[in-house]
Context: one part of a larger RNA
RNA sequence: CUGGGCGUAAAGCGCGCGUAGGCGGUUUCUUAAGUGGGAUGUGAAAGCCCCGGGCUUAACCUGGGAAUUGCAUUCCAUACUGGGGAACUAGAGUGUGAUAGAGGGAGGUAGAAUUUCCUGUGUAGCGGUGAAAUGCGUAGAUAUAGGAAGGAAUACCAGUGGCGAAGGCGGCCUCCUGGAUCAACACUGACGCUGAGGUGCGAAAGCGUGGGGAGCAAACAGGAUUAGAUACCCUGGUAGUCCACGCCGUAAACGAUGACAACUAGCCGUCGGGGCCCUUGAGGCUUUGGUGGCGCAGCUAACGCGGUAAGUUGUCCGCCUGGGGAGUACGGCCGCAAGGCUAAAACUC
Numbered sequence: 001c002u003g004g005g006c007g008u009a010a011a012g013c014g015c016g017c018g019u020a021g022g023c024g025g026u027u028u029c030u031u032a033a034g035u036g037g038g039a040u041g042u043g044a045a046a047g048c049c050c051c052g053g054g055c056u057u058a059a060c061c062u063g064g065g066a067a068u069u070g071c072a073u074u075c076c077a078u079a080c081u082g083g084g085g086a087a088c089u090a091g092a093g094u095g096u097g098a099u100a101g102a103g104g105g106a107g108g109u110a111g112a113a114u115u116u117c118c119u120g121u122g123u124a125g126c127g128g129u130g131a132a133a134u135g136c137g138u139a140g141a142u143a144u145a146g147g148a149a150g151g152a153a154u155a156c157c158a159g160u161g162g163c164g165a166a167g168g169c170g171g172c173c174u175c176c177u178g179g180a181u182c183a184a185c186a187c188u189g190a191c192g193c194u195g196a197g198g199u200g201c202g203a204a205a206g207c208g209u210g211g212g213g214a215g216c217a218a219a220c221a222g223g224a225u226u227a228g229a230u231a232c233c234c235u236g237g238u239a240g241u242c243c244a245c246g247c248c249g250u251a252a253a254c255g256a257u258g259a260c261a262a263c264u265a266g267c268c269g270u271c272g273g274g275g276c277c278c279u280u281g282a283g284g285c286u287u288u289g290g291u292g293g294c295g296c297a298g299c300u301a302a303c304g305c306g307g308u309a310a311g312u313u314g315u316c317c318g319c320c321u322g323g324g325g326a327g328u329a330c331g332g333c334c335g336c337a338a339g340g341c342u343a344a345a346a347c348u349c
Base pairs, nucleotide, nucleotide: 003321004320005319006318007303008302012317014201015200016199017198021194022193023192025088026087027086028085029084030083031082033081034080035077036076037075038074039073040072041071042070049065050064051063052062053061054060091191092188093187094186095185096183097182098181099180103177104176105175106174107173108172109171110154115149116148117147118146119145120144121143125136126135162169163168206247207246208245209244210243211242215241216240220236221235222234223233258316259315260314261313262312263311266294267293268292269291270290271289272288273287274286275285276284277283278281298305299304322349323348324347331342332341333340334339
């Protein structure tokens, strides 16, 4: 390179937006670049191949042909692709009216609980465990009542419920704001899909500066356990967890399943919207968008997937190519650092 692949065997970038590029709906006219055909020129000779000839054969030599799959010029064809013109509405989008939602940002606010402090009541224990001890308590703890402070998180509702591209999002109220769905029409008229580079977002932990600090809790200390116990259990406890701004850019970032589109039996549930029907109900039928459970065909090594495909196809991107060495070294780029991205080889089985 070709091929074959990527749910679990190696393999889908964590997720968007988007540049180049690749690919692209229906009808018609045109062009003739791609495409198909003809002609002409050229494509040296030798060699290879075919038919002959010459050495007694062969090797060898020799005549002719074919081939030389190419290039150029020219003529023709016009289905398909491309270029140009015109038109269309089924893709895409806009308008109108509704709907659901923990979608995002900012500000405010509420109650329960934990902790601490103050005051009262009250007295000898509390706490903790498998059992204990460390720890707290007669300087009055635990318990209980009232009050105060402060931080963090929002029980029930709550649901294979909802929303978001992913990460993720959960008390209530207000403001700002993104997306989606449905209905009936009107409008634009292919405006589309994908997306190398690029760019933005991106859990937790971690880092910088400044705040904050109730609970929890790496590190650390002590008590236990144990042969030991740098652990599991217990008592404490600092970073951190929280906020603002700025970095980091990773993850079992998972559906371990890239995006978009089309096609391919059914049945049951659930969330949002619409329509129809009557016997107006916890109703029936139907349609549409999500989200789940089964399941036919088909696929699969099997497990399983099965209209939310891993089925049948198309377009574009990413990625894989035996294990270890190694996601390492070196170099480069990025980062304050931690480190990240890119990414080998020797050697070895």

Predicted 3D model of a 349-nucleotide part of an RNA (small-subunit ribosomal RNA, central domain) from an uncultured Gammaproteobacteria bacterium. The prediction has a mean pLDDT of 91. Its Rfam family is "Bacterial small subunit ribosomal RNA".